[in-house]
RNA sequence: GCGGCGGUAGUUCAGCUGGUAGAACGCCUCCCUUCCAAGGAGGAGGUCGCGGGUUCAAAUCCCGUCCGCCGCUC
Numbered sequence: 001g002c003g004g005c006g007g008u009a010g011u012u013c014a015g016c017u018g019g020u021a022g023a024a025c026g027c028c029u030c031c032c033u034u035c036c037a038a039g040g041a042g043g044a045g046g047u048c049g050c051g052g053g054u055u056c057a058a059a060u061c062c063c064g065u066c067c068g069c070c071g072c073u074c
Stems, first nucleotide, its partner, number of pairs: 001072007010025004019056001027043005049065005
């Protein structure tokens, strides 16, 4: 330098034939318990790495760019 994969909630990851963004764990409140743990109910939390484009509509498609991992070439 070229190619591939990945970047989404605090963490680990789903969601990619375009249609209102999710799970688990963690956090907060309540119930239960003498108390704690466990269990049950509810809740908060995300400009989907960044910038632009296409579209009525983009995490998803296109272009550029940054970071990480892997491979190829010299």
Record summary
Predicted 3D model of a 74-nucleotide RNA (transfer RNA) from bacterium HR35. Its mean pLDDT, the model's own confidence on a scale to 100, is 81. Its Rfam family is "tRNA". The family's RNA type in Rfam is transfer RNA.